[in-house]
Description
A computed fold for a 73-nucleotide RNA from a Bacteroidota bacterium, annotated as transfer RNA. It matches the Rfam family "tRNA". The family's RNA type in Rfam is transfer RNA.
RNA sequence: GGACCCUUAACUCAGCGGUUAGAGUAGCUGACUCAUAAUCAGAAGGUCACAGGUUCAAAUCCUGUAGGGUCCA
Numbered sequence: 001g002g003a004c005c006c007u008u009a010a011c012u013c014a015g016c017g018g019u020u021a022g023a024g025u026a027g028c029u030g031a032c033u034c035a036u037a038a039u040c041a042g043a044a045g046g047u048c049a050c051a052g053g054u055u056c057a058a059a060u061c062c063u064g065u066a067g068g069g070u071c072c073a
Base pairs, nucleotide, nucleotide: 001072002071003070004069005068006067007066010025011024012023013022018056028042029041030040031039049065050064051063052062053061
């Protein structure tokens, strides 16, 4: 220098252009317990990397930028 892939909650990951963006784990609160753990319940937690475009409607499609990975040179 070239090709391809990834970027969604604190972490690991789902998510068909159309309802309110979800799960597990962690953390928090409550129940249980003499107490802790385990278990159960609940609530909270998001600029869907950033910018622009297409569309009635974009996490999803297109372009560019940034970061990361694999391969080639």

Its mean pLDDT, the model's own confidence on a scale to 100, is 83.